[in-house]
RNA sequence: UGACGAAAAUAGCAAACUUAUACGAAAGUUGAGGACGCAAAGCUACGGAUCUAACUGUCCCAGACACAGGACCGCCGGGCUGCCGAA
Numbered sequence: 001u002g003a004c005g006a007a008a009a010u011a012g013c014a015a016a017c018u019u020a021u022a023c024g025a026a027a028g029u030u031g032a033g034g035a036c037g038c039a040a041a042g043c044u045a046c047g048g049a050u051c052u053a054a055c056u057g058u059c060c061c062a063g064a065c066a067c068a069g070g071a072c073c074g075c076c077g078g079g080c081u082g083c084c085g086a087a
Stems, first nucleotide, its partner, number of pairs: 004085002012038002017033004022029002036074001042080003046077003050071002056066004
C1' cells in the first nucleotide's frame, strides 16, 4: 500500500414504531423519542429495480390511463472518501 474483517478497542449511524399546528400534491423528507440492524447504514441518483403522479397528454371526462423533471443509496451494482488492526 492492497485485500480482509475479530465474541478487539475507540468513536459513529439509526429500521419498525411513536410524536410535531415542520415541509410536500403524493411518494417521501425534517426535528424529537426509539433501538431492528450496519465496517462504509459516510457522500454521490451514474446504471438497473422500486415508490409517487403534481404538471402535461390521451380517453368512453363526478373518472380512468400514461408520463419524472419528484422520491429512494438501510434494494442490487458503479464512482468518490474514511476509523481501527487480530487472523